[in-house]
Context: one part of a larger RNA
RNA sequence: GGACGAACGCUGGCGGCAUGCCUAACACAUGCAAGUCGAACGGAGUUAUUUAUUUAGAUCCCUUCGGGGUGACGAAUUUUUAACUUAGUGGCGGACGGGUGAGUAACGCGUGAGGAACCUGCCUUUCAGAGGGGGAUAACGUUUGGAAACGAACGCUAAUACCGCAUAACGUAUUCGGAUGGCAUCGUCUGGAUACCAAAGAUUUAUCGCUGAAAGAUGGCCUCGCGUCUGAUUAGAUAGUUGGUGAGGUAACGGCUCACCAAGUCGACGAUCAGUAGCCGGACUGAGAGGUUGAACGGCCACAUUGGGACUGAGACACGGCCCAGACUCCUACGGGAGGCAGCAGUGGGGGAUAUUGCACAAUGGGCGAAAGCCUGAUGCAGCAAUGCCGCGUGAGGGAAGAAGGUUUUCGGAUUGUAAACCUCUGUCCCUGAUGACGAAGACAGUGACGGUAAUCAGGGAGGAAGCCACGGCUAACUACGUGCCAGCAGCCGCGGUAAUACGUAGGUGGCAAGCGUUGUCC
Numbered sequence: 001g002g003a004c005g006a007a008c009g010c011u012g013g014c015g016g017c018a019u020g021c022c023u024a025a026c027a028c029a030u031g032c033a034a035g036u037c038g039a040a041c042g043g044a045g046u047u048a049u050u051u052a053u054u055u056a057g058a059u060c061c062c063u064u065c066g067g068g069g070u071g072a073c074g075a076a077u078u079u080u081u082a083a084c085u086u087a088g089u090g091g092c093g094g095a096c097g098g099g100u101g102a103g104u105a106a107c108g109c110g111u112g113a114g115g116a117a118c119c120u121g122c123c124u125u126u127c128a129g130a131g132g133g134g135g136a137u138a139a140c141g142u143u144u145g146g147a148a149a150c151g152a153a154c155g156c157u158a159a160u161a162c163c164g165c166a167u168a169a170c171g172u173a174u175u176c177g178g179a180u181g182g183c184a185u186c187g188u189c190u191g192g193a194u195a196c197c198a199a200a201g202a203u204u205u206a207u208c209g210c211u212g213a214a215a216g217a218u219g220g221c222c223u224c225g226c227g228u229c230u231g232a233u234u235a236g237a238u239a240g241u242u243g244g245u246g247a248g249g250u251a252a253c254g255g256c257u258c259a260c261c262a263a264g265u266c267g268a269c270g271a272u273c274a275g276u277a278g279c280c281g282g283a284c285u286g287a288g289a290g291g292u293u294g295a296a297c298g299g300c301c302a303c304a305u306u307g308g309g310a311c312u313g314a315g316a317c318a319c320g321g322c323c324c325a326g327a328c329u330c331c332u333a334c335g336g337g338a339g340g341c342a343g344c345a346g347u348g349g350g351g352g353a354u355a356u357u358g359c360a361c362a363a364u365g366g367g368c369g370a371a372a373g374c375c376u377g378a379u380g381c382a383g384c385a386a387u388g389c390c391g392c393g394u395g396a397g398g399g400a401a402g403a404a405g406g407u408u409u410u411c412g413g414a415u416u417g418u419a420a421a422c423c424u425c426u427g428u429c430c431c432u433g434a435u436g437a438c439g440a441a442g443a444c445a446g447u448g449a450c451g452g453u454a455a456u457c458a459g460g461g462a463g464g465a466a467g468c469c470a471c472g473g474c475u476a477a478c479u480a481c482g483u484g485c486c487a488g489c490a491g492c493c494g495c496g497g498u499a500a501u502a503c504g505u506a507g508g509u510g511g512c513a514a515g516c517g518u519u520g521u522c523c
Stems, first nucleotide, its partner, number of pairs: 001523004006519005013392006019385002021350001026348003030345003035092003040089002043086006052077004060069003099303003108228008118220002123216007131165001133163002140155006171196011201208002229275003236266003241263008278300004282293004305326005328339004356382001358381003364378001365376004395425004405416004429464001430460006439450001467512005472493003478507005488495002
C1' cells in the first nucleotide's frame, strides 16, 4: 500500500447493486416451510332435481249445514339424476428443493482412467400383450377400554389394494451344439431342449394409464494411478490382520461376513499414534514465483438432540418417517403419553458483533393432477444496517469598503479572505401535484407481490444536506496561550523538569470525504 462476512469512536443527505451469528452442531415459546389426485375406490355429507307414501291443510266449488270435492305454500320418509365437499383405502411425491460444517487426513475431495463386476422411478424409441377367477380389509355400524395419546371385539363393503390360474419370449436358470472376438476370470451372436415368471382399469370416446422385453437418456454405485496440513520430544503397527479354498450376502467386485488352511501385510520414500481441518472451482495479495484463504455464488462430501438399527421404496439406513437406548423439556386422572428450528421469521443465552414473528405465488423452478387448479419461508420482492463497492449532491457565476468578528502583532500591519454580505442564475437531490410502466410468455379474454414503485411532465424555493483525522522526523501541513518529568502523548525514534511547532485549548493549515480514524487478521 492492498484486502475484510469485520468490530469500536466521532459524524451522517440520496440512489443502484451486493452482503449480513465468523461465537454455543447451545436451548427453543409461536406461526408457517410437502403435499396432491374424486378422471383408481366404496362410503358420508350439502344443494338442486325427480318418483312415491304419510302428515298438515290456505283457497275455491257443491251442500240436505252433518259433510264431500279441489288441493297452493310447506314438513318427514323414500326413488332417480346432477353438481360440490371430503375422513378413509389406493397412487405418485415426502431420497428433490432448503440448512449447517460437528465429524472426516479418507478414494472424502481434485484430476485422469476402468467396470468383460453393476443398478436406474418418471422421460424417449421399438416389439409383444392385457384372458378368466378368488378371498379379504379400512372407512361404516354395534358394543366397549382409556384422563389423554390411542385402541379392542363382532358384523358389512369397494378398488388401478391383495392372491392363485391361463398365456410366455429377443426374459431368467440349467443343459447340448455352432460361429466369432478378447483382457485372465470370459464377452458377443446364433440353433435346440427343460423349467419358471405378467397385467388394471378410468373417462367427457379425445386420450390417459397397466404388463413383459430390448435400446437410449438421466442419475447413482464400485475399483485404480497421481495429488491433498503439522509433529519422530509419536518407531514399530496389525489377528479378519495378509492371502487362499468353500459358503453366505450384495444391484455388483471384494474378509463385506463366516468355516477351514497358510503366515503373512504395512513401515525412515515416515507406517502407527497425536494434533488440526470439510475438499474444490475460486477469493485476497504479489511484477512473478509464491504466500494466505475456502464468507457470498457453483460442484462434491458429511450431518440433522446423542448413539444404534432396520422397514418401505427405483432410490434412504431417510432434517419436518419408524423402532430401541441416553440426556433434556412438556402433559398426566400417576396407569401412561408427547417433542426435536444446523428450514423461514422469531426468543433466551454466548459474544466486540450480524436483520422482519413482512408481501406474493405475478415471474423462474419443483411436487401432484387429463385439466382447471392446489401446495411451495425454493424463489421473486419488500423491511432493517454507511457492512462493502459504484454514482450523485450539499450550489454556480460575479463580487475589495479587502466590512465586521476571530487570531496574531515589532501596534505599522498580517491572516481568516472572494471567503461572507450583496447582485444575477440553476434545479441534480428535495417538497407538492399529474401521467404512469417493461418485467406477461400463449388466438381472444384474463393474470403484477414489487407498486401508484421506476420513469416522464408541471409547480416551488439556495432553501433541507460535512464531517473526521493529522500538522517534531519518517509524512503533506505552524503560531499563540495554558501546563511545568505534572497532566499527558507515542507506530518507531522519542516529547514534557517555565518561552513545548511533539501534552491540552484556540486560530490557521494539510489530507481524505458521507465518511474519517483506531483495533484485529492476511499478503
This is a predicted structure of a 523-nucleotide part of an RNA (small-subunit ribosomal RNA, 5' domain) from an uncultured bacterium. RNAcentral holds the full RNA, with entries from ENA and SILVA. Its mean pLDDT, the model's own confidence on a scale to 100, is 83.